[in-house]
RNA sequence: GCCGGCCAGCGCCAACCCCGUCGCGAGGCGGGUUCGGAAAGCCACGGAUCUCCGUGACACGUGCGGAGAGAGCCGGGUUGCUCGU
Numbered sequence: 001g002c003c004g005g006c007c008a009g010c011g012c013c014a015a016c017c018c019c020g021u022c023g024c025g026a027g028g029c030g031g032g033u034u035c036g037g038a039a040a041g042c043c044a045c046g047g048a049u050c051u052c053c054g055u056g057a058c059a060c061g062u063g064c065g066g067a068g069a070g071a072g073c074c075g076g077g078u079u080g081c082u083c084g085u
Base pairs, nucleotide, nucleotide: 003084004083005082012037013036017032018031019030020029021028022027035072041078042077043076045075046074047073049069050068051067052066053065054064055063
């Protein structure tokens, strides 16, 4: 450096829910909790999903456009611990 995570060790993160707080919202942040995770570290590049606004439409919805959310949806990029070593 590459591949692998069957075993082992030190650890790490934290689903759902609850409380507080921010946001029109999806959701974010902090604390509790611990479903799970070998990258459940980081990145919105591609796809899917979700929210908001506009437009079209008799109206809701479908469609189109724009702005966002999410990395614990999938793919991709990138960095790292340990074991095989």
This is a predicted structure of an 85-nucleotide RNA (c-di-GMP-I riboswitch aptamer) from a Rhodocyclales bacterium.
Model confidence (mean pLDDT): 78 of 100.
Its Rfam family is "c-di-GMP-I riboswitch aptamer". From the family's description: GEMM was predicted in a large-scale screen for bacterial structured RNA regulatory elements.
The organism belongs to Rhodocyclales, within Bacteria.